[in-house]
RNA sequence: AAGUUAUCAAGAAAGGUGGAGGGAUUAGACCCUGUGAUACCUUAGCAACCCUUUUGAAUAAAAGAAGGUGCUACAUUCUACCUCUGUACAGAGGAAAGAUGACCC
Numbered sequence: 001a002a003g004u005u006a007u008c009a010a011g012a013a014a015g016g017u018g019g020a021g022g023g024a025u026u027a028g029a030c031c032c033u034g035u036g037a038u039a040c041c042u043u044a045g046c047a048a049c050c051c052u053u054u055u056g057a058a059u060a061a062a063a064g065a066a067g068g069u070g071c072u073a074c075a076u077u078c079u080a081c082c083u084c085u086g087u088a089c090a091g092a093g094g095a096a097a098g099a100u101g102a103c104c105c
Base pairs, nucleotide, nucleotide: 003103004102005101006100007099008098013043014042015041016040017039021032022031023030026080027079028078029077044072045071046070049068050067051064052063053062054061055060076097081094082093083092084091085090
């Protein structure tokens, strides 16, 4: 890398480095960006997947945050494929793809 499974409309920013594109990919839309983005580093924070404690026969529930991850513009920024409702346009649901955790090989 692949596979299984859970979650993905909540939440949480300052400083430094650097200097041009960036928001995963393709297309469209909409945005961010020399008032310095994206990225990287430091510190801080958010959350509670793993984790810790308690309760419980158990699925689980409550509390916690030392440690392992993760995350800190926009719904995974939105749409694309399928189904349904209303003629085009729009709305709802699902899938696919993706991200993250845990497990597995």
Source information:
A computed fold for a 105-nucleotide RNA from Robertkochia flava, annotated as SAM riboswitch aptamer (S box leader). Its Rfam family is "SAM riboswitch aptamer (S box leader)". Its family is annotated with regulation of gene expression in the Gene Ontology. NCBI's taxonomy places the organism under Bacteria, Pseudomonadati, Bacteroidota, Flavobacteriaceae, Robertkochia. The coordinates come from a structure-prediction model, not an experiment, and the mean pLDDT is 84.